Background
This is a predicted structure of a 250-nucleotide part of an RNA (large-subunit ribosomal RNA, domain VI) from a Bacteroidales bacterium. Rfam family: Bacterial large subunit ribosomal RNA. Its family is annotated with structural constituent of ribosome and ribosome in the Gene Ontology. Model confidence (mean pLDDT): 85 of 100. Lineage of the source: Bacteria > Pseudomonadati > Bacteroidota > Bacteroidia > Bacteroidales.
Context: one part of a larger RNA
RNA sequence: CGCAGGAAAUUUGCGAAGGUCUGACACUAGUACGAGAGGACCGUGUUGGACGAACCUCUGGUCGAUGGGUUGUUCCGCCAGGAGCACUGCCCAGUAGCCACGUUCGGUUAGGAUAAGUGCUGAAAGCAUCUAAGCACGAAGCCAUCUUCAAGAUUAGAUUUCCAUUGAGGGUCGUCGAAGACUACGACGUUGAUAGGUUACAGGUGUAUAACAGAAAUGUAGAGCCGAGUAAUACUAAUUGCCCGAUAGC
Numbered sequence: 001c002g003c004a005g006g007a008a009a010u011u012u013g014c015g016a017a018g019g020u021c022u023g024a025c026a027c028u029a030g031u032a033c034g035a036g037a038g039g040a041c042c043g044u045g046u047u048g049g050a051c052g053a054a055c056c057u058c059u060g061g062u063c064g065a066u067g068g069g070u071u072g073u074u075c076c077g078c079c080a081g082g083a084g085c086a087c088u089g090c091c092c093a094g095u096a097g098c099c100a101c102g103u104u105c106g107g108u109u110a111g112g113a114u115a116a117g118u119g120c121u122g123a124a125a126g127c128a129u130c131u132a133a134g135c136a137c138g139a140a141g142c143c144a145u146c147u148u149c150a151a152g153a154u155u156a157g158a159u160u161u162c163c164a165u166u167g168a169g170g171g172u173c174g175u176c177g178a179a180g181a182c183u184a185c186g187a188c189g190u191u192g193a194u195a196g197g198u199u200a201c202a203g204g205u206g207u208a209u210a211a212c213a214g215a216a217a218u219g220u221a222g223a224g225c226c227g228a229g230u231a232a233u234a235c236u237a238a239u240u241g242c243c244c245g246a247u248a249g250c
Stems, first nucleotide, its partner, number of pairs: 001152001005163007015149004021049007033038001051106005059100004066093005071086006109144001111143002117137004169244004173189005194237003197233005203226003211220003
């Protein structure tokens, strides 16, 4: 921009893409078969591999704005406590998030038409013949079934509801996000829990300074500090506005 008014929802599915994998073991059964050696079809169950999807409860990684230890040096007047720089100075841990080495799930089908093949009936050709007419089976393959997208499917579909300048709806703007390069998408904007703050809790680190007790180790003290987590709470910021916007037709 189109889809002959403008919108908001919910949809149908033309069509497209994906998936379709496979082993071992056990039972049936040491049965059928076979002199024996050996050893099944059909059917059922269990458990794997590879691949794929989702997720973070567990396990394990990462976690340069968290906690702690520590070296050198400069500075905050000194002590204490800190800050900067030195690869994040080095090191030990590590929440959320992200992830796999982790967890869960997936590959279905009494369907349809078939291939090779197997047949029934059956002539041409008094017989025979699966084929010429007709009929029935038959594969991990094909078409469906399964998952996802999907009306620019210009053949532009369908349903419901709303709207007439006293205007539906949308945008701008702001607070944000398991969304994101930007845009877009999604949540919220005081009729408010959207983010921050605060409080509580979970979780991380590991017992702060000072003080007191003690001869001391230590104790008071799972202390102090803390990013993203879970809740509660209008304390702060989402103010007021502005812009676009239709043909109930001819």